This is a predicted structure of a 72-nucleotide RNA (transfer RNA) from an uncultured bacterium. Its Rfam family is "tRNA". It is annotated as a transfer RNA. The coordinates come from a structure-prediction model, not an experiment, and the mean pLDDT is 82. The RNAcentral record of the sequence draws on ENA.
RNA sequence: UCUCUAUUAGUUCAACGGCAGAACGUUCGGCUGUUAACCGAAUGGUUGUUGGUUCGAAUCCAGCAUAGGGAG
Numbered sequence: 001u002c003u004c005u006a007u008u009a010g011u012u013c014a015a016c017g018g019c020a021g022a023a024c025g026u027u028c029g030g031c032u033g034u035u036a037a038c039c040g041a042a043u044g045g046u047u048g049u050u051g052g053u054u055c056g057a058a059u060c061c062a063g064c065a066u067a068g069g070g071a072g
Base pairs, nucleotide, nucleotide: 001071002070003069004068005067006066007065010024011023012022013021018055025043026042027041028040029039030038048064049063050062051061052060
């Protein structure tokens, strides 16, 4: 220098172009001699960023940023 991949909740990850979810975590409650475990409820997001396409974008396209892989 070129090229590919990833970026979504506190963490790990889902999500046919049509209401953004799960598990774990955290908080509160139940259970009991107590803790852990277990059970119930609550808590969670400018989908990295700036634009474009579209009636409608986490999803498609382009630029930028960050991280990682490959080529020279």